[in-house]
RNA sequence: GCGAGUGUAGUGUAGCGGUUAUCACCCCACGUUGCCAACGUGGGAACCCGGGUUCAAAUCCCGGCACUCGCACCA
Numbered sequence: 001g002c003g004a005g006u007g008u009a010g011u012g013u014a015g016c017g018g019u020u021a022u023c024a025c026c027c028c029a030c031g032u033u034g035c036c037a038a039c040g041u042g043g044g045a046a047c048c049c050g051g052g053u054u055c056a057a058a059u060c061c062c063g064g065c066a067c068u069c070g071c072a073c074c075a
Stems, first nucleotide, its partner, number of pairs: 001071007010025003018055001026044006048064005
């Protein structure tokens, strides 16, 4: 350089045009316990950036950026 894939809470992850954006870990509060741990209940936090299509975009399209894989280059 060429091609492909991926990008969602602090971390991992679901989502396949109309959800209050899912779950687990995490954080906070409360409960249980003599205390801790564990467990239970409630709460907190996210769609990589820009543009387009659409009544409506995390989701489709284009460009960019980052990461991963393959190929090429490697004097």